[in-house]
RNA sequence: GGCAGAGUAGGUGUCAUGCGUUAAGUGCUAAGGGAUGGGAAGUUGCCCUUAGACGAAAGGCGCCCUGUUGAAAAGUCAGGAGUGUCUGCGAUAUGGCUCCGCAUCCACUGCC
Numbered sequence: 001g002g003c004a005g006a007g008u009a010g011g012u013g014u015c016a017u018g019c020g021u022u023a024a025g026u027g028c029u030a031a032g033g034g035a036u037g038g039g040a041a042g043u044u045g046c047c048c049u050u051a052g053a054c055g056a057a058a059g060g061c062g063c064c065c066u067g068u069u070g071a072a073a074a075g076u077c078a079g080g081a082g083u084g085u086c087u088g089c090g091a092u093a094u095g096g097c098u099c100c101g102c103a104u105c106c107a108c109u110g111c112c
Base pairs, nucleotide, nucleotide: 001112002111003110004109005108010100011099013097014096015095016094017093018092019090020089021088028052029051030050031049032048033047034046038106039105040104058087059086060085061084062083063082064080065079066078067077069075
């Protein structure tokens, strides 16, 4: 010097554990700020803050309580301020695995 390759932020799929379902979160728009292969440089992408617009899927069973009937704190029936659990739902959070993943220059690894 030539050829080949690895690694960021982050994302896809999946599993686990949570959160919400009394609507937070996610997604959208605008402004400001920040991080981003080992170095330089930086945004298609990512994160944070503020503001704005929009906006949802609940159901079963048990406990408890109240009322009802009742001789009864048994049982029946009705209801819900509360609570546990199961099945769902949410462009939901975190972690594991999986695959994808920074143009350009230098550096790094392998070969010549």
Model confidence (mean pLDDT): 78 of 100.
THF (Tetrahydrofolate) riboswitch aptamer from Dethiobacter alkaliphilus, 112 nucleotides, folded computationally.
Rfam family: THF (Tetrahydrofolate) riboswitch aptamer. On this family, see Ames et al., Chem Biol 2010: "A eubacterial riboswitch class that senses the coenzyme tetrahydrofolate". Rfam links the family to the GO term tetrahydrofolate metabolic process.
It was read from a public genome assembly, where an Rfam model found it.